[in-house]
Molecule: SAM riboswitch aptamer (S box leader)
Organism: Geobacter sp.
RNA sequence: GACUUAUCUAGAGCGAUCGAGGGACUGGCCCGAUGACGUCGCGGCAACCUCCCCCCAGGGGGAAGGUGCCAAAUCCUGCGGAACGACAACGUUCCGAAAGAUAAGGA
Numbered sequence: 001g002a003c004u005u006a007u008c009u010a011g012a013g014c015g016a017u018c019g020a021g022g023g024a025c026u027g028g029c030c031c032g033a034u035g036a037c038g039u040c041g042c043g044g045c046a047a048c049c050u051c052c053c054c055c056c057a058g059g060g061g062g063a064a065g066g067u068g069c070c071a072a073a074u075c076c077u078g079c080g081g082a083a084c085g086a087c088a089a090c091g092u093u094c095c096g097a098a099a100g101a102u103a104a105g106g107a
Stems, first nucleotide, its partner, number of pairs: 003105006013042005021031003025078001027076002043070003048066002050062005074099001079096007
């Protein structure tokens, strides 16, 4: 890197450092010299792996350890469909897919 499975409208920030872009990509819309993004320290959230218990196809609890995460729903969106708006364009809501992220797994 590719593959399989699961989840993604909840939750959780201060300091130091650096110095111009950043939010994956598209179009939007945001964040950013009142210092973003990144890195480091400390703190926190969550509970995938994990640990304990039970009446064990399941349920409850914990957070020491391995990851992850701590602006905005994965920030919205993109492809297909349904309903509604006289509705073609367009808009709103919903369903599914794709893409992406994270975890676990096997080769």